Description:
Predicted 3D model of a 72-nucleotide RNA (transfer RNA) from a Verrucomicrobiota bacterium. The coordinates come from a structure-prediction model, not an experiment, and the mean pLDDT is 84. The organism belongs to Verrucomicrobiota, within Bacteria.
[in-house]
RNA sequence: GCAUGGGUAGCUCAGCGGUAGAGCAACCGGUUUACACCCGGUCGGUCGGGGGUUCGAUCCCCUCCCCGUGCA
Numbered sequence: 001g002c003a004u005g006g007g008u009a010g011c012u013c014a015g016c017g018g019u020a021g022a023g024c025a026a027c028c029g030g031u032u033u034a035c036a037c038c039c040g041g042u043c044g045g046u047c048g049g050g051g052g053u054u055c056g057a058u059c060c061c062c063u064c065c066c067c068g069u070g071c072a
Base pairs, nucleotide, nucleotide: 001071002070003069004068005067006066007065010024011023012022013021018055026042027041028040029039030038048064049063050062051061052060
């Protein structure tokens, strides 16, 4: 350089055009003499940046940045 996959919560990942979710973590409560386990709840997101299409974009198009893999 070319091809290809990916970037969404602190972490691992869902979400195929109509208000962004789960598990774990954190915090609060329940339980316990206490801790752990377990149960309930709360918090947490400019969806990598910019632009375009659309009534409406995490999703489609263009461009840039970053990461993985293959080829050279």
Its Rfam family is "tRNA".